[in-house]
C1' cells in the first nucleotide's frame, strides 16, 4: 500500500415516507332526539333488538319496521400551505400479550406494544378488499420509468468531464470513511 472480513460514522434516489394541530370541502338533512299516525309474528319462551353464538336486560305495545313535523349532530378516511422526524423512511402478514363495547367465548373487528416474514422507489391499468363515495387506503399481476450495483459495447482517451446502449441482479443493497482481525 491491496484484498477479504466485523463493527461502527455520514450520506443518496424524489410527484421520496411517515406524522401533530388548526383551517376547509365531504359525512348529512345522514344518525339521533321529541310529538303524532300506521302496523304488529311471540307469552308452554320458539319473536324482536343489543357486531355472531350463549347467557342477561326490555317489549301487547314506545319489539325491529314505515310516514310526517320540529330539531340536528360525530367519528374514521381526504385536502392546499406551514412546522416536526427521517431514507426499512415506512407499508403489510403472522403469532403473542394488554384494552374496548352488559357477562362469557383459542369468534369478528379496532388500537397499542414485542418478536419473525415480506416490499429498492414513486406513479399507470386490471381485479379484489375496506369506505358513504366515481376521494383515499391495502394485495396480487402486468407493461413502462426511475435509482444504484455487475458484465459486454460505444464515444472519448493531452487537460477536464463521466455520457450512450443493452443484459442481468436487489436495501441483510449502494457510495464514502473510521477502527479492529487476517493475508500478500
Nucleotide at each position: 500500500u491491496u484484498a477479504a472480513u466485523a463493527a461502527g460514522u455520514a450520506g443518496a434516489g424524489g410527484u421520496g415516507c411517515a406524522u401533530u394541530g388548526a383551517a376547509g370541502a365531504a359525512g348529512a338533512g345522514u344518525a339521533u332526539a321529541u310529538a303524532g299516525c300506521a302496523g304488529g309474528u311471540g307469552u308452554u319462551a320458539a319473536g324482536a333488538g343489543g357486531g355472531a353464538a350463549a347467557c342477561c336486560c326490555u317489549c301487547a305495545a314506545u319489539a325491529u319496521u314505515g310516514c310526517u313535523a320540529u330539531a340536528g349532530a360525530a367519528a374514521g378516511g381526504c385536502u392546499g400551505a406551514c412546522g416536526u422526524g427521517c431514507c426499512g423512511a415506512a407499508g403489510u402478514c403472522g403469532u403473542u400479550a394488554a384494552a374496548u363495547g352488559g357477562u362469557u367465548u383459542u369468534c369478528a373487528a379496532u388500537u397499542u406494544a414485542a418478536c419473525g416474514g415480506u416490499u429498492g422507489g414513486g406513479g399507470g391499468u386490471u381485479u379484489a378488499g375496506u369506505g358513504a363515495a366515481u376521494a383515499a387506503c391495502u394485495a396480487a399481476a402486468c407493461a413502462a420509468c426511475u435509482g444504484u450495483c455487475a458484465u459486454g459495447g460505444a464515444a472519448a482517451u493531452a487537460c477536464u468531464a463521466a455520457u450512450c446502449c443493452a443484459u442481468g441482479g436487489g436495501g441483510c443493497g449502494c457510495u464514502a470513511u473510521u477502527u479492529g482481525u487476517u493475508a500478500a